[in-house]
RNA sequence: GCCCCCAUAGCUCAACGGAUAGAGUGUGAGUUUCCGGAACUCAAGAUCGAGGUUCGAUUCCUCGUGGGGGCA
Numbered sequence: 001g002c003c004c005c006c007a008u009a010g011c012u013c014a015a016c017g018g019a020u021a022g023a024g025u026g027u028g029a030g031u032u033u034c035c036g037g038a039a040c041u042c043a044a045g046a047u048c049g050a051g052g053u054u055c056g057a058u059u060c061c062u063c064g065u066g067g068g069g070g071c072a
Stems, first nucleotide, its partner, number of pairs: 001071007010025004018055001027043005048064005
């Protein structure tokens, strides 16, 4: 330098172009307990950035950024 893949809660991952963007784990509160743990209930918490296509974009396209891999 060229090519390919990835980027979503603190972390690990889901999401036929139309859902209230979910799950596990973690965090906070509560119930329970003599106190903890476990269990159960509730809550907060995210789409890398900028454009484009579309009635509608996490999803498709372009560029950029970051990470991983391959070739030279």

Predicted 3D model of a 72-nucleotide RNA (transfer RNA) from a bacterium. The coordinates come from a structure-prediction model, not an experiment, and the mean pLDDT is 81. Rfam family: tRNA. It was read from a public genome assembly.